[in-house]
Context: one part of a larger RNA
RNA sequence: UUUGGCCUAAAGCGUCCGUAGCCGGCUUGACAAGUCUUUCGUUAAACCCAACGAUUCAAUCGUUGGAUCGCGGAUGAUACUAUCAGGCUUGAGGACGGAAGAGGUCGACGGUAGUCCUGGGGUAGGGGUGAAAUCCUAUAAUCCCAGGAGGACCACCAGUGGCGAAGGCGGUCGACUAGAACGUGCCUGACGGUGAUGGACGAAAGCUGGGGGAGCGAACCGGAUUAGACACCCGGGUAGUCCCAGCUGUAAACGAUGCGGGCUAGGUGUUGGGGUAGCUACGAGCUACUUCAGUGCCGCAGAGAAGUCGUUAAGCCCGCCGCCUGGGAAGUACGGCCGCAAGGCUGAAACUU
Numbered sequence: 001u002u003u004g005g006c007c008u009a010a011a012g013c014g015u016c017c018g019u020a021g022c023c024g025g026c027u028u029g030a031c032a033a034g035u036c037u038u039u040c041g042u043u044a045a046a047c048c049c050a051a052c053g054a055u056u057c058a059a060u061c062g063u064u065g066g067a068u069c070g071c072g073g074a075u076g077a078u079a080c081u082a083u084c085a086g087g088c089u090u091g092a093g094g095a096c097g098g099a100a101g102a103g104g105u106c107g108a109c110g111g112u113a114g115u116c117c118u119g120g121g122g123u124a125g126g127g128g129u130g131a132a133a134u135c136c137u138a139u140a141a142u143c144c145c146a147g148g149a150g151g152a153c154c155a156c157c158a159g160u161g162g163c164g165a166a167g168g169c170g171g172u173c174g175a176c177u178a179g180a181a182c183g184u185g186c187c188u189g190a191c192g193g194u195g196a197u198g199g200a201c202g203a204a205a206g207c208u209g210g211g212g213g214a215g216c217g218a219a220c221c222g223g224a225u226u227a228g229a230c231a232c233c234c235g236g237g238u239a240g241u242c243c244c245a246g247c248u249g250u251a252a253a254c255g256a257u258g259c260g261g262g263c264u265a266g267g268u269g270u271u272g273g274g275g276u277a278g279c280u281a282c283g284a285g286c287u288a289c290u291u292c293a294g295u296g297c298c299g300c301a302g303a304g305a306a307g308u309c310g311u312u313a314a315g316c317c318c319g320c321c322g323c324c325u326g327g328g329a330a331g332u333a334c335g336g337c338c339g340c341a342a343g344g345c346u347g348a349a350a351c352u353u
Stems, first nucleotide, its partner, number of pairs: 004324003007307002012321001014201004021194003025088006033081002035077002038074005048066007091191001092188003095184003103177007110154002115149007125136002162169002206247006215241002220236004258320006266298014302309002326353003335346004
């Protein structure tokens, strides 16, 4: 460079924003840079192609003609691309309208359970297991009643329900705040798509400083089990789990499926909005049909190695980015960048098979 791939075989960056670049709707005119026509010059010879000739033939050699990417000048064409000027509204954005939602941040308040403390009652055991024991116990404890302290969590509702770019988000109320969907077709008029470098966000664990500490609980200490038991089971229990400020930047960060757009049978649920019709105990009510947006299941064509996917594509196409190229060595070494550290990102080879 060409070609083939990336759900599960190697391969989609964890997610989004966005710079350069690449790509870009309908339409009118100008221009003629790309593009195309004709022509001139150049493109040394050899080589290459065709015909003829020479050596008995051939390789080979000779003659004539052709071809020659490309470059430069001139000439014309104007569909497409580019550029300039203008117009359009379907892409995109805005405005207005009434609805939905565990979207985010902060604050206030509440609830059940568990633990501990205090007071009262009450009995001689409780707890735990496959069976036990460690353990608690005389002011007992487990248990019952009343009061209090403090931390964490948020049953039912709860739903292949909802919201969010992903991570993720679930008691109630309030303040601030973000986004999507639907409707109108009122405004702007291509303002768009993707996105190397870069930036922001990013579960859990972990780290730094300060607080907090009920329950749970790595490490650790015991009891069992066992040949042993650095485990599984039991009794304890420190970090941590929680909050504030900062760091880390990774996950089977998964739909193992990049983002955007167009096209291609249906059926059946469900969530949010709209429309039409009917019913009405006129309520943001019920029912039927329909439409847009999401979210499930089944399935035609088609696709696929199959499992399966199938208008939420893994079908048929277009644009842009990322990534793959046998297994191991190895996500290691070395170097660089980042980090307080742990480590992260980038990322080989010898050798082996």